[in-house]
RNA sequence: CGCUCGGACCCGCCGAAUCGUUACCGACGAACCGGGGACCCACUGCAUCAUCGGGGUGAAUCCGCGAGCCACGGCCUGCGGUAGGGCGAUCUUCCCGCCCGAAUCCGUCAGCUAACCCGGUAGGCGGCGUUGGAAGGAGUU
Repeated sequence: CGCUCGGACCCGCCGAAUCGUUACCGACGAACCGGGGACCCACUGCAUCAUCGGGGUGAAUCCGCGAGCCACGGCCUGCGGUAGGGCGAUCUUCCCGCCCGAAUCCGUCAGCUAACCCGGUAGGCGGCGUUGGAAGGAGUU
C1' cells in the first nucleotide's frame, strides 16, 4: 500500500413498533397501531345438537398438479401459479426489472358501531451498482 473479516458511531430501508421525563434493565406521559363495544344500517325462520367450529393481527390469500396421512369432512408436504405487499437512496402516477407471498394469537365468542373499555411499541436488513425509464409535482438558485 492492497485485499478480506469483525466491531463501534453515523445514515438509510421494511414495519404501528418512535419520542420525552424519571426514582433509568422499570414506571409514567406523548405520538402511532390494533382489538372489544349501542342506536341506525346490514345479515338472519326458530330451537337443539354437532364441529380438525368460528374469529383476530399481518401483504402473506386462493388455484392447479404430485407424495404421505385420514374418522373421507379434510390435514400435511413439494412444485408451479396467484389476490396482495415491498424494493430499484426526494414525492405521485404509469411502465420495466427484482424479491416476499410467512408466522402467530383468542378459545366455542366477536357484523358495523358514538360513549366507554382493553392491548401493542417487536423483529429483520442495507450503506453500492447496469445509480431503472417516462410524465407530472415539489424544493432550491